The prediction has a mean pLDDT of 77. A computed fold for a 369-nucleotide RNA from Desulfogranum japonicum DSM 18378, annotated as Bacterial RNase P class A. Rfam family: Bacterial RNase P class A. The family's RNA type in Rfam is ribozyme. Of the family's consensus pairs, 98% are formed in the model. Taxonomically the source falls in Desulfogranum japonicum (Bacteria, Desulfobulbia, Desulfobulbales, Desulfogranum).

RNA sequence: AGGGGUGAGCGCGUGAUCGCUCCAGCCGAAUAUGCUGGAGAGGAAAGUCCGAACACCGCAGGACACAGUGGUUCGUAACGCGAACUUUGGGCAACCAAAGGAAAGUGCCACAGAAAACAUACCGCCGAUGGGGUGCACGCACCCACAGGCAAGGUUGAAAAGGCGAGGUAAGAGCUCACCGCUCUCAUGGUGACAUGAGAGGCAGGGUAAACCCCACUGGGUGCAAGACCAAAUAGGGAAGCGCCACCGGGCUGUCCGUCCGAGCUUCCGGGUAGGUUGCAUGAGGUGUCGGGUGACCGGCAUCCCAGUCAAAUGAUCAUGGUUCGUCUCUGACGAAAACAGAAUUCGGCUUAUAACUCACCCCUUUUU
Numbered sequence: 001a002g003g004g005g006u007g008a009g010c011g012c013g014u015g016a017u018c019g020c021u022c023c024a025g026c027c028g029a030a031u032a033u034g035c036u037g038g039a040g041a042g043g044a045a046a047g048u049c050c051g052a053a054c055a056c057c058g059c060a061g062g063a064c065a066c067a068g069u070g071g072u073u074c075g076u077a078a079c080g081c082g083a084a085c086u087u088u089g090g091g092c093a094a095c096c097a098a099a100g101g102a103a104a105g106u107g108c109c110a111c112a113g114a115a116a117a118c119a120u121a122c123c124g125c126c127g128a129u130g131g132g133g134u135g136c137a138c139g140c141a142c143c144c145a146c147a148g149g150c151a152a153g154g155u156u157g158a159a160a161a162g163g164c165g166a167g168g169u170a171a172g173a174g175c176u177c178a179c180c181g182c183u184c185u186c187a188u189g190g191u192g193a194c195a196u197g198a199g200a201g202g203c204a205g206g207g208u209a210a211a212c213c214c215c216a217c218u219g220g221g222u223g224c225a226a227g228a229c230c231a232a233a234u235a236g237g238g239a240a241g242c243g244c245c246a247c248c249g250g251g252c253u254g255u256c257c258g259u260c261c262g263a264g265c266u267u268c269c270g271g272g273u274a275g276g277u278u279g280c281a282u283g284a285g286g287u288g289u290c291g292g293g294u295g296a297c298c299g300g301c302a303u304c305c306c307a308g309u310c311a312a313a314u315g316a317u318c319a320u321g322g323u324u325c326g327u328c329u330c331u332g333a334c335g336a337a338a339a340c341a342g343a344a345u346u347c348g349g350c351u352u353a354u355a356a357c358u359c360a361c362c363c364c365u366u367u368u369u
Base pairs, nucleotide, nucleotide: 001365002364003363004362005361006360007359008358009357012321013320014319015318016317017316018315020040021039022038023037024036025035026034042340046351047350049349050348051347052346053345054223055222056221057220061257062256063255064254066219067218068217069216070215071085072084073083074082075081086099087098088097089096090095100214101213105212106211107208108207109206122154123153124150125149126148127146129145130144131143132142134141135140136139162180163179165177166176167175181203182201183200184199185198186197187196188195189194227278228277229276230275237269238268239267240266241265242264248262249261250260251259252258285304286303287302288301289300290299291298292297323337324336325335326334327333328332
């Protein structure tokens, strides 16, 4: 200097004038008007994908179904999230990605290929026996038929009875041996996943489980349109079914058990209202600092209050400065542009979108000193 990898920040500033919402205080009969002070939309507010707080459901318990997660350990209120580590794969590397079980069972693997799993013989190799003629020169080679043997070589494919070497065999084959792979056992290290080493065994001949399935763990329901209160209005309307002290009805998710309630419950038709207050923001809160921990994170001390709307406020104008880009008469001037995008009960995550600018650490290549 160039090319990569990982993690972050910020995402316009300042002033003036006018306007809006809330909170506190003052005057005031007053929730009127006015005055003073303070605050007022994000890193994702988005998606509604997970987890919870909170509220209600007549007690919320057990089992099944169903659903979710899936290497190990830790963190957290919890999680499908985060941190560290292990193994496998990709990459020269920094780094990135994945993760229970195929020896419980079932299913699927197109085309090609002989054959795709209790597998198979297309090209082939060997060959007792029989036949043939030729060559060689005494017993071989070659050709044909064919009992039988083989899966070592080749074909096809993503994948074909573990790999490589030697021995052995009629030809071959873990048939035998050494090494590697695989399985099991033991020892050492580690909380553990696992690693290293030693020994034994010829040993299951594939893949696929975001295929069905098996194993382990987890899981009440509904949701701020939850819920509470006030006011008002209508028709305290009509019909059907099951019932009225329990053999029935209803609730607790879908089912069962269990349990609770008890004159009502369920379905249909028709009518009225949908207005106001509250929930509503002090929190698993923010910031600073010290300590512990590899880290996520935890603890102590100090300090701060940082929106609360309800069809919805958080804004507009002017000036000036900054950033980026372009042009020119170039230490200045002029012009333009600024992404993704708006709180609606709250919080912890994940996912998606994002112009311009900035920072840190790490890897590789080249050059110079």